The prediction has a mean pLDDT of 75.
A computed fold for a 93-nucleotide RNA from a Planctomycetota bacterium, annotated as Bacterial small signal recognition particle RNA.
Of the family's consensus pairs, 85% are formed in the model.
NCBI's taxonomy places the organism under Bacteria, Pseudomonadati, Planctomycetota.

[in-house]
RNA sequence: GAGGAGCCCCCGUAAUGGGGCUCCGUGAACCUGGUCAGGUCGGAAACGAAGCAGCCAUAAGCGGCUCGUUCCAGGUACGGCGGGCUUCUCAUC
Numbered sequence: 001g002a003g004g005a006g007c008c009c010c011c012g013u014a015a016u017g018g019g020g021c022u023c024c025g026u027g028a029a030c031c032u033g034g035u036c037a038g039g040u041c042g043g044a045a046a047c048g049a050a051g052c053a054g055c056c057a058u059a060a061g062c063g064g065c066u067c068g069u070u071c072c073a074g075g076u077a078c079g080g081c082g083g084g085c086u087u088c089u090c091a092u093c
Stems, first nucleotide, its partner, number of pairs: 001090009010080005017072005023064004032057004040049003
């Protein structure tokens, strides 16, 4: 000086784990909204008003998550002819 092997570090990528968001479900006796049967009130009447139950849509919350998106963490795997150390072989002085 060249080649090989092992270990460590750096960089990149991939998947995995956890959290957030999206999504789905559930979800307010009354202090959310809408529609308001029945009934109530006003009216001579026509109509009107407030509005319980019910129904629908949801807030906070709770639950779920195959997938999507985003964040975090150290490990796992692969790559780079990157860096350091050890060792083996060959060659040179």